RNA sequence: GCUCUCAUAGCUUAGCGGCAAAGCACUCGCUUCGUAAGCGAGGGAUCGUGGGUUCGAUCCCCACUGGGAGCU
Numbered sequence: 001g002c003u004c005u006c007a008u009a010g011c012u013u014a015g016c017g018g019c020a021a022a023g024c025a026c027u028c029g030c031u032u033c034g035u036a037a038g039c040g041a042g043g044g045a046u047c048g049u050g051g052g053u054u055c056g057a058u059c060c061c062c063a064c065u066g067g068g069a070g071c072u
Stems, first nucleotide, its partner, number of pairs: 001071007010024004018055001026042005048064005
C1' cells in the first nucleotide's frame, strides 16, 4: 500500500428498510433474624463520525476514524 471483517446500554451480544431487544450489571420492592440465591418492577442508547439514496436508514451506498485478519 491492497483486500476482507467488526463498531448497537457499564459489559457480552441480538436485531430481513417501518416506534431498538435480551442476558449480566445497576436501582427499588417481595422473600430471610441477616446475607447470598430466587421472584416482581424500573432506569439506562444522538445504533463510531460525516455525507448520500429513500416517504422512512441500526439496516443500502460513499468517505473518514478505531479494532481484528490476510496479502504484498
A computed fold for a 72-nucleotide RNA from Cercozoa sp. M6MM, annotated as transfer RNA. The sequence is in RNAcentral, with records from ENA. The coordinates come from a structure-prediction model, not an experiment, and the mean pLDDT is 84. It matches the Rfam family "tRNA". Rfam classes the family as a transfer RNA. Rfam describes the family as follows. Transfer RNA (tRNA) molecules are approximately 80 nucleotides in length. NCBI's taxonomy places the organism under Eukaryota, Sar, Rhizaria, Cercozoa.